A computed fold for an 87-nucleotide RNA from Competibacteraceae bacterium UBA2792, annotated as c-di-GMP-I riboswitch aptamer. Rfam family: c-di-GMP-I riboswitch aptamer. Gene Ontology term of the family: cyclic-di-GMP binding. The sequence was found by an Rfam model in a public genome assembly.
RNA sequence: AUCUGCAAAUGGCAAAACCACCGAAAGGUGGCGACGCAAAGUUACCGGUCUAAGGAGUCCUUACUCUAUGAUAGCGGAACCGCCAGA
Numbered sequence: 001a002u003c004u005g006c007a008a009a010u011g012g013c014a015a016a017a018c019c020a021c022c023g024a025a026a027g028g029u030g031g032c033g034a035c036g037c038a039a040a041g042u043u044a045c046c047g048g049u050c051u052a053a054g055g056a057g058u059c060c061u062u063a064c065u066c067u068a069u070g071a072u073a074g075c076g077g078a079a080c081c082g083c084c085a086g087a
Stems, first nucleotide, its partner, number of pairs: 002087004012037002018031005035074001041080003045077003048072003054067005
């Protein structure tokens, strides 16, 4: 430096549910809690998915449709960085 993660060590993260707060929502943050994770560390660059406040359209009004500038890194890819062990 590259590859690998069967075993070990030191440890790390924390799904759902519940509580509080933020948000139009999706969702997020904190607490509690562990389903899982060898990148479940970072970045919305590509694809996907979720939401639709605002905007646009239809309409007889409540309504419906479209739309990301919102969200998801624990959906996949990519980029960057990193612990231990082995080869």
Taxonomically the source falls in Candidatus Competibacteraceae (Bacteria, Pseudomonadati, Pseudomonadota, Gammaproteobacteria). Its mean pLDDT, the model's own confidence on a scale to 100, is 88.